[in-house]
Context: one part of a larger RNA
RNA sequence: AGUAGGAAAUUUGCGAGGAGUCUCUUCUAGUACGAGAGGACCGAAGAGAACGUACCGCUGGUGUAUCGGCUGUUCUACCAAGAGCAUUGUCGAGUAGCUACGUACGGACGGGAUAAGCGCUGAAAGCAUCUAAGUGCGAAGCCCACCUCAAAAUAGAUUUCCAAGUUCCGGCUUGCCGGAACGAGAGGCACCAGGAAGACGACCUGGUUGAUAGGCAACAGGUGUAAGCUCUGUGAGGAGUUCAGCCGAGUUGUACUAAUAUGCCGAACA
Numbered sequence: 001a002g003u004a005g006g007a008a009a010u011u012u013g014c015g016a017g018g019a020g021u022c023u024c025u026u027c028u029a030g031u032a033c034g035a036g037a038g039g040a041c042c043g044a045a046g047a048g049a050a051c052g053u054a055c056c057g058c059u060g061g062u063g064u065a066u067c068g069g070c071u072g073u074u075c076u077a078c079c080a081a082g083a084g085c086a087u088u089g090u091c092g093a094g095u096a097g098c099u100a101c102g103u104a105c106g107g108a109c110g111g112g113a114u115a116a117g118c119g120c121u122g123a124a125a126g127c128a129u130c131u132a133a134g135u136g137c138g139a140a141g142c143c144c145a146c147c148u149c150a151a152a153a154u155a156g157a158u159u160u161c162c163a164a165g166u167u168c169c170g171g172c173u174u175g176c177c178g179g180a181a182c183g184a185g186a187g188g189c190a191c192c193a194g195g196a197a198g199a200c201g202a203c204c205u206g207g208u209u210g211a212u213a214g215g216c217a218a219c220a221g222g223u224g225u226a227a228g229c230u231c232u233g234u235g236a237g238g239a240g241u242u243c244a245g246c247c248g249a250g251u252u253g254u255a256c257u258a259a260u261a262u263g264c265c266g267a268a269c270a
Stems, first nucleotide, its partner, number of pairs: 005162007015149004021049007033038001051106005059100004066093005071086006110144003117137004165182008187265004191207005212258003215254005221247003228241005
């Protein structure tokens, strides 16, 4: 910008893309076949490989904003307790998120038209012939079926929403019609609080008629028993208070803080 008024939501599917794989074991059956050695078709069941999609309940990884241990040094006057720096100082763990080494699922079933091939009926050519008329079967392949996108496929469909008006001009039937300007309007955008959305746009949620983010509370979860005090030991230490203290992203709740206020765009036309 278009889709012949302007919008919101839900859709159909012209078409496009993806997927399509393979192996082994058992039964049928040591059967058919074969002198034996060997050894099936068809059909059924099971186990996997790689690949793909999704996810984080489990097993793990990461987790420089969580907790703890430890060393050196500087500082907080000193003790104690801490803070900074030393690759995140280093070591041991680890929530959310993201993940594979983890988990779940998938390739199918079926239908249609066919290839090579196999047929039926059947002449030309009294026979024969799958073919000339007619007609049937037949592939991991083709078209559907499965997954995703998809109305610019001359642009589709469905549902719902949207016109109180004021002024001026013209025509006359004198209260109607037509035109212009202003205004209004469903809805949208800006703006703001944000996001398992994201380079930015976009997308999604929310904006006080509110749980959108922060804070706070409780819980989950992590670390692993804080400081201070008391007791005990000559002391380094130990014990109790104390499954403590501290805690990022998690869950639920709660208007305490911030989403205030406001502006702009936007139809009835050919």
The part of an RNA shown here (large-subunit ribosomal RNA, domain VI) has 270 nucleotides and comes from a Patescibacteria group bacterium. The full RNA is in RNAcentral, with records from ENA. Its Rfam family is "Bacterial large subunit ribosomal RNA". Its family is annotated with ribosome and structural constituent of ribosome in the Gene Ontology.